[in-house]
RNA sequence: AGAGUUUGAUCCUAGCUCAGAGCGAAUGCUAGGGGGAUGCUUAACACAUGCAAGUCAAACGGCCUUUUAGGCAGUGGCGCACGGGUGAGUAACACGUUGGUAACCUACCUCUUGCUCGGGAAUAACCUCGCGAAAGCGUGAUUAAUACCCGAUAGUAUUUUAAGGUGAAAUUCCUUAAAAUUAAAGUUUUUCGGCAAGAGAAGGGCCUGCGUUCCAUCAGCUAGUUGGUAAGGUAAUGGCUUACCAAGGCUAUGACGGAUAGCUGGUUUGAGAGGAUGACCAGCCACAAUGGGACUGAAACACGGCCCAUACUCCUACGGGAGGCAGCAGUGAGGAAUAUUCCGCAAUGGGCGAAAGCCUGACGGAGCAAUCCCCCAUAAACGAAGAAGCCCUUCGGGGUGUAAAGUUUAGUAAUUAGGGAAGAAAUCUUGACCGUACCUAAUGAACAGUCACGGCUAACUACGUGCCAGCAGCCGCGGUAAUACGUAGGUGGCAAGCAUUGCUCGGAUUUAUUGGGCGUAAAGCGCGUGUAGGUGUCUUGACAAGUCUCUUGUUAAAUCUCCCUGCUCAACGGGGAAAAUGUAAGAGAUACUAUCAGGAUUUGAGGAAGGUAGAGGCGAGUGGAACUUGUGGAGUAGGAGUGAAAUCCGUUGAUAUCACAAGGAACACCGAUGGCGAAGGCAACUCGCUGGGCCUUUCCUGACACUAAGACGCGAAAGCGUGGGUAGCGAAUGGGAUUAGAUACCCCAGUAGUCCACGCCGUAAACUAUGCAGACUAGUUAUCGAAGAGCAUCGACCCUCUCGGUAGCGAAGCUAACGCGUUAAGUCUGCCGCCUGGGUAGUACGAUCGCAAGAUUAAAACUCAAAGGAAUUGACGGGGACCCGCACAAGUGGUGGAGCAUGUGGUUUAAUUCGACGAUAAGCGAGGAACCUUACCGAGACUUGACAUCUUCCGCUAGUCACAGAGAUGUGAUGUUCUCUUUUAGAGACGGAAUGACAGGUGCUGCACGGCUGUCGUCAGCUCGUAUCGUGAGAUGUACCCUUAAGUGGGAUAACGAGCGCAACCCCUAUGUAGUGUUGUAUUUUUCACUACAGACUGCCUCUGUUAAGGAGGAGGAAGGUGGGGACGACGUCAAGUCAGCGUGGCUUUUACGUCUCGGGCUACACACGUGCUACAAUGGCCGGUACAAAGGGUUGCUAAACCGCGAGGUGGAGCUAAUCCCAUCAAAACCGGUCUAAGUUCGGAUUGAAGGCUGCAACUCGCCUUCAUGAAGUUGGAAUCACUAGUAACCGCAAAUCAGCCUCGUUGUGGUGAAUACGUUCUCGGGUCUUGUACACACCGCCCGUCAAACCACGAAAGCUGGUAAUACCCGAAGAUCCUCAUUUGAGGAGACACGGUAGGACCAGUGAUCAGGGUUAAGUCGUAACAAGGUAUCCGUAGCGGAAGCUGCGGAUG
Repeated sequence: AGAGUUUGAUCCUAGCUCAGAGCGAAUGCUAGGGGGAUGCUUAACACAUGCAAGUCAAACGGCCUUUUAGGCAGUGGCGCACGGGUGAGUAACACGUUGGUAACCUACCUCUUGCUCGGGAAUAACCUCGCGAAAGCGUGAUUAAUACCCGAUAGUAUUUUAAGGUGAAAUUCCUUAAAAUUAAAGUUUUUCGGCAAGAGAAGGGCCUGCGUUCCAUCAGCUAGUUGGUAAGGUAAUGGCUUACCAAGGCUAUGACGGAUAGCUGGUUUGAGAGGAUGACCAGCCACAAUGGGACUGAAACACGGCCCAUACUCCUACGGGAGGCAGCAGUGAGGAAUAUUCCGCAAUGGGCGAAAGCCUGACGGAGCAAUCCCCCAUAAACGAAGAAGCCCUUCGGGGUGUAAAGUUUAGUAAUUAGGGAAGAAAUCUUGACCGUACCUAAUGAACAGUCACGGCUAACUACGUGCCAGCAGCCGCGGUAAUACGUAGGUGGCAAGCAUUGCUCGGAUUUAUUGGGCGUAAAGCGCGUGUAGGUGUCUUGACAAGUCUCUUGUUAAAUCUCCCUGCUCAACGGGGAAAAUGUAAGAGAUACUAUCAGGAUUUGAGGAAGGUAGAGGCGAGUGGAACUUGUGGAGUAGGAGUGAAAUCCGUUGAUAUCACAAGGAACACCGAUGGCGAAGGCAACUCGCUGGGCCUUUCCUGACACUAAGACGCGAAAGCGUGGGUAGCGAAUGGGAUUAGAUACCCCAGUAGUCCACGCCGUAAACUAUGCAGACUAGUUAUCGAAGAGCAUCGACCCUCUCGGUAGCGAAGCUAACGCGUUAAGUCUGCCGCCUGGGUAGUACGAUCGCAAGAUUAAAACUCAAAGGAAUUGACGGGGACCCGCACAAGUGGUGGAGCAUGUGGUUUAAUUCGACGAUAAGCGAGGAACCUUACCGAGACUUGACAUCUUCCGCUAGUCACAGAGAUGUGAUGUUCUCUUUUAGAGACGGAAUGACAGGUGCUGCACGGCUGUCGUCAGCUCGUAUCGUGAGAUGUACCCUUAAGUGGGAUAACGAGCGCAACCCCUAUGUAGUGUUGUAUUUUUCACUACAGACUGCCUCUGUUAAGGAGGAGGAAGGUGGGGACGACGUCAAGUCAGCGUGGCUUUUACGUCUCGGGCUACACACGUGCUACAAUGGCCGGUACAAAGGGUUGCUAAACCGCGAGGUGGAGCUAAUCCCAUCAAAACCGGUCUAAGUUCGGAUUGAAGGCUGCAACUCGCCUUCAUGAAGUUGGAAUCACUAGUAACCGCAAAUCAGCCUCGUUGUGGUGAAUACGUUCUCGGGUCUUGUACACACCGCCCGUCAAACCACGAAAGCUGGUAAUACCCGAAGAUCCUCAUUUGAGGAGACACGGUAGGACCAGUGAUCAGGGUUAAGUCGUAACAAGGUAUCCGUAGCGGAAGCUGCGGAUG
């Protein structure tokens, strides 16, 4: 000191979360020792038992005993008001701090002065009698005192103006020693007391300035209330109390009310300012079961005292009594949670006492608890290129790891034994802790855990799991390769602890005084007038309140900080210093502020005079255009309306047209970035009344000012009330359309309303989303108003300068950016208002206002980790511009209809194996399914296997034959011996058997992959380096203009260059030249073939274009502007396709999901789709004749001649390993001639029958071909749709691959004949560039709104019900005190007032409540599609009506 998290990425805003420190804590796991601290935060809940306050015989009488002494109860004295506990109450002079007390008190203690004389009457104990269960009480008689009373005395006490009056006491002890005195007793002096006074110390009472939580959804409160007089009361002031008088007192500087809370020194956190807190220790206060009351006393309204009432508990003989742990222990209860019914008065302190001493749960100690802080230990050295185990592994190794084992050392913890303090004081005695700390000796290596390891945040692998189980502080992990779950190994952090949870501060400048903001992120009131308040021009003087300086007192101790010091160190403790930011007093300063007294020929503000512009406001009147209606004329069939229509109007005469009349509303042109007004707003003209501004003059006043909480006024539209008015428009409503629907958009009608008067309402995107006022800080352009001067002019306009307004662009500066920029969002000042994550919600409740609608004020529970602003790159748009493409158009021929072939879907099936599904699947994988193929089905077989390697053993093959079987296979017979060598043997090959490692899988995952492929697309794009711009994502380069097939090239240019693509290089083809010449050429040339070159480059000319790139035309040329064709496919997209071509990770299977065999299936068939072939005929069919190719293939082959057959084919076998021979005279369209004559035909050939041929173990399922016969549909094909721009389409054959044969009408090649059309880019589709909008980024197949349905959650309302709080009125009224009356030794009666209690009607708070309403949340529900693009009717704001819902419509407003 920061970090994570909104986005595809960026900057900003903003919230959430984390890292730190702390704790009277608790929980989980773990745990060795010692020291020092701390330990019911909850029920101020209830308490068993014991103890916590007694003491004095030197105050007194009596009794008892163990009688120089001790004990017992009582009278009396002192103490019990301290010490100890708790924090309920209290928002207050309670506390803190500063003063005051001339308004007071003070026992014990200290000092000073004086006195201490004389009498008297009782009473307890004891005794007696009595009552009672007890607690206890009573009668009678006796007695003492330092108990009580009276008298005397009385200063400086007290009272009074004064004279004067009033007021005291108590003795005891010691020594009988001394002195004095006395006849004696005795008295005095001495000790402890007592009394009257005065001072001190210490303590207390009262008063007082200042400070001291939250709520204004608590705004008015108060009758002893505020003051006075008198009296009472108190230690004392005082409404403290009473009577009388007056009517005051407090309050937005927050009264009153409500909620919460003991206050402080301090503690904790923080850089500080602050925030939170008030355990332990210390000071103060309050309380003692709850409420009230007094007594005693120096002091109490009294924790371990009294009286009364209430609740509770206990005892009881039922009559009555007893009690108060918030003292120390302890118990129960509550709770997440907090200890021993311990020892001792040895120390410190307290009470009593003359003292000894007694008492002391204060205190000193010990016990329990890792609750906190501190210290120590769990060993140290050596020890392998490194054991075992475990983990990982690329199988080589690596890690744990010098770690262990082992060797050596020291001797801490612990155990045993011995010694042994300080704490004890001036002295004899006195130690609970304690035989403790500590010291010595001996023995003696022995106890480490916990949390984490995706990022933040230090630390990684394996296995298991498979959106499951689970994790999670935030972001987020987990759907079969999880560094995020669980386990293990390893690693990191801390360590006798470690984590978690809770709470506080910090980080958070996230309430901002230090130290934030408000144009668009949350945030400027709709606008003004103005009160309080805040702030305020120049100048002189005074004052000294603020301010500043100095001094003094105080700011308890402890704590914190620093220094020194004691426990071995530390924690802890002791001593000292400093500090204590505060407050009070005193002294001084006087610049500034305030105050007081003046001044100003004034600059702020205002007034006056003279001008001036204007839709400024109000009232009255007037006008024309348009519109509608009515009347009349004239006129005829339509009008109106729309995308297209219809509803509607019109032959009873509309619309259009003319004239007249009536009515209401609004004021065209001028008109504008124009003007006026505080805002809302204001527009025909005239008149009247009236507000404000600006300019000029510089005449007057003399700070009169600025802002403005409350307050008051104004305030569009809609809406409300009453009464008018109503032409047009027009929510609602009705009808017509559109539509899947259409409660809408469009159309026809149309009511409120819109208009007027009066009264309400008080809100708008009331916006410049920008509060008001003032000052300062470059300019420039336009325009409105005013004035003057200059120039110029006959004059005006124009031009320049000044003041005020309105706009455009811009320096500096500011801003997150966009942008603002003298009209600031710049730099400053003053004052006001407002904001603090999103949703819930501008909602609920309460209050105020309103006739109502509603407005104003204004939350919470709950929920999310975002919501948001600006800008960037893409993508998209039923946005725009430009360009291209057989994209459309112009053409040609098809498909879609028929039959057949083929593929797919579907269906069927034992199986119809599998894959491919818009374009980019469907004559595709398959370029050959009868068996095989084959992966599928049925049946039968095998299990180290059909195939590979290794190990062991045996054998010598092979082959042939027979039998069984569907075959695989099995049985038997026969048959015999391969190669090499070092040769009785071994090795190899082959076969068989055995064993286990393993083989095998067309099983799964193409969403784990490689490789390959499709597609956008042969589209022209995709990027980089440096540089520049920008906070940044990014931009520029690569945009602009021209051009191109092209990011092709040129020009321009903050860019300059480069790369992958384009083009070219490569192949084929068209021309020529040269060479070669077998198998080609009859022959020379040519041709043909091969090889190598040449040729084409806008090179030349004209025009055009920017003197460019290029374009148009032309020449020459075989070919002309890329000559034609092919191969070649940028960055990337589609989790595109393929695990069944192949390879491959993982998973899975192993007498089977492997292998073999036979048979079947992949060939099924109501149907749907795709791709083709053949046709429907005369541009044709049939017959006959004639002609011309290219490119291929061939020895398991092509096969000639010849012969046979109608033919398929057969026989045959020459030639050919191919420029030689064969397929193959190679062609067919074509051409010539003939025939057919418009018909289901001499078209068409499906289907079927019969007979044959070929291949092959085998043509039944299921091949092809031939011949004869049969002769179906079909007469040019709906909506729709496909291909093609030249040697192309169309038409025509030929060949090949695969292959025994074949489904060929498929595919790939090859040549022959050989067109038409393109005006052009409006439209469709696709693509490219630029631009624009965006709430999209999985990117429009996007995003997203509301109702309804379901579950859960919290809140609100609610008939009521329950509880509580504080008052008011009345009733009752204990104890106690006061007063009155009577009696007087205690007493009795009465009066008023009072606690508790009761009654009554209200107020407020809380809980609960059938039901109802809205809200929130929830992977895959329903209905629509409102918003985001012009979101398909631009959106939004206010208001009103309507509608399942989003919403629609009207009126006014905003541009976001």

This is a predicted structure of a 1456-nucleotide RNA (small-subunit ribosomal RNA) from a marine sediment metagenome. The RNAcentral record of the sequence draws on SILVA. Its mean pLDDT, the model's own confidence on a scale to 100, is 82.